This is a predicted structure of a 73-nucleotide RNA (transfer RNA) from Trichonephila inaurata madagascariensis. The source organism's lineage runs through Eukaryota, Protostomia, Entelegynae, Trichonephila and Trichonephila inaurata. Rfam family: tRNA. Rfam classes the family as a transfer RNA.

RNA sequence: GACCUUGUAGUACAAUGGGUAGCACGUUGGACUUCUACCUCAAAGGUCGUGGGUUCGAAUCCCACCUGGGUUG
Numbered sequence: 001g002a003c004c005u006u007g008u009a010g011u012a013c014a015a016u017g018g019g020u021a022g023c024a025c026g027u028u029g030g031a032c033u034u035c036u037a038c039c040u041c042a043a044a045g046g047u048c049g050u051g052g053g054u055u056c057g058a059a060u061c062c063c064a065c066c067u068g069g070g071u072u073g
Base pairs, nucleotide, nucleotide: 001072002071003070004069005068007066010025011024013022019056027043028042029041030040049065050064051063052062053061
């Protein structure tokens, strides 16, 4: 340099044949307990790497760039 791949909540990951983004752990609050822990109920937290394009509608399709990893010369 060329090609492939990764990027989503604090963390690790889902969600794709386009249709209003979720699980687990963690955090906060409640209930329980003499208190703590365990268990349990609820809540908060995301402009889906960045910028454009296509579309009525994009995490998802297209283009460029950035980041991590890999193959090859």